This is a predicted structure of a 75-nucleotide RNA (transfer RNA) from a Thermoplasmata archaeon.
Its mean pLDDT, the model's own confidence on a scale to 100, is 80.
It matches the Rfam family "tRNA". Its family is annotated with triplet codon-amino acid adaptor activity in the Gene Ontology.
RNA sequence: GCCGCUGUGGCUCAGUGGUAGAGCGGCUCCUUGGUAAGGAGUAGGUCGAGGGUUCAAUUCCCUUCAGCGGCUCCA
Numbered sequence: 001g002c003c004g005c006u007g008u009g010g011c012u013c014a015g016u017g018g019u020a021g022a023g024c025g026g027c028u029c030c031u032u033g034g035u036a037a038g039g040a041g042u043a044g045g046u047c048g049a050g051g052g053u054u055c056a057a058u059u060c061c062c063u064u065c066a067g068c069g070g071c072u073c074c075a
Base pairs, nucleotide, nucleotide: 001071002070003069004068005067006066007065010024011023012022013021018055026042027041028040029039030038048064049063050062051061052060
């Protein structure tokens, strides 16, 4: 330099056009003499960034940033 993959709540991941969810974690409450376990509830994400297409974009297209992998050139 070229090609590919990944980027979504604190963490690990789903969702591939109709307006974002799960598990774990956090907080509150119930239960207990107290803790753990269990149960109920609740908060938290402008979907890496910018632009485009569309009535509508996390999803499709372009550019870009970061990480990972492969190939190649020079030294």